[in-house]
RNA sequence: GCGGAGUAGAGUAGCGGUAUCUCGUCAGGCUCAUAACCUGGAGAGCGUUGGGUUCGACUCCCAGCCUCCGCA
Numbered sequence: 001g002c003g004g005a006g007u008a009g010a011g012u013a014g015c016g017g018u019a020u021c022u023c024g025u026c027a028g029g030c031u032c033a034u035a036a037c038c039u040g041g042a043g044a045g046c047g048u049u050g051g052g053u054u055c056g057a058c059u060c061c062c063a064g065c066c067u068c069c070g071c072a
Base pairs, nucleotide, nucleotide: 001071002070003069004068005067006066009023010022011021017055025041026040027039028038029037047065048064049063050062051061052060
């Protein structure tokens, strides 16, 4: 310098119309008890800043910055 990525505590999906699933976590059930299992809940507006498009942007476009990966 070029390309890609950054979404709950961890990982992951995602269409322009208020975000999915798994694990974890909390409560209850079950059990003598723990684990497993079952039920329910909480938890993120999408790295960040500024602009643009749109009725509406996490999602599209532009610029800057930070971090990570690959190539040179």